[in-house]
Molecule: SAM riboswitch aptamer (S box leader)
Organism: uncultured Sphingomonadaceae bacterium
RNA sequence: AACUCAUCAAGACCAGCCGAGGGAUAGGCCCUUAGACGCUGGGGCAACCGCCAAAGACUGACCAGUUUUUGGAAAGGUGCUAAAUCCUGCGAUAUAUUGCAUAUCGGAAGAUGAGUC
Numbered sequence: 001a002a003c004u005c006a007u008c009a010a011g012a013c014c015a016g017c018c019g020a021g022g023g024a025u026a027g028g029c030c031c032u033u034a035g036a037c038g039c040u041g042g043g044g045c046a047a048c049c050g051c052c053a054a055a056g057a058c059u060g061a062c063c064a065g066u067u068u069u070u071g072g073a074a075a076g077g078u079g080c081u082a083a084a085u086c087c088u089g090c091g092a093u094a095u096a097u098u099g100c101a102u103a104u105c106g107g108a109a110g111a112u113g114a115g116u117c
Stems, first nucleotide, its partner, number of pairs: 002116007013042005021031003025089004043081003048077002051072009085109001090106006
């Protein structure tokens, strides 16, 4: 890199450095020289993995192991810390309209985690 699964309307900022673009992509809209984006340090949020406890199931009945669900902690591995993944893009349905529309659901793309190869 590719593939699979889960989640994505909640939550969480200061300091220093740098100096012009940034928000993945196109359009919109927004952030930004009152210093954005990025980097570094510290803080914080959350709870994916891991950890702890209980219950259920399975492996041959307590023990043990595996697994599922629920709850807990936040010392470990990640992640995140403007705006719903900022919104829309493709499709379906409903409503309305001369037409541009709106709402809901799904999809695509993307992000993060876990796993496979």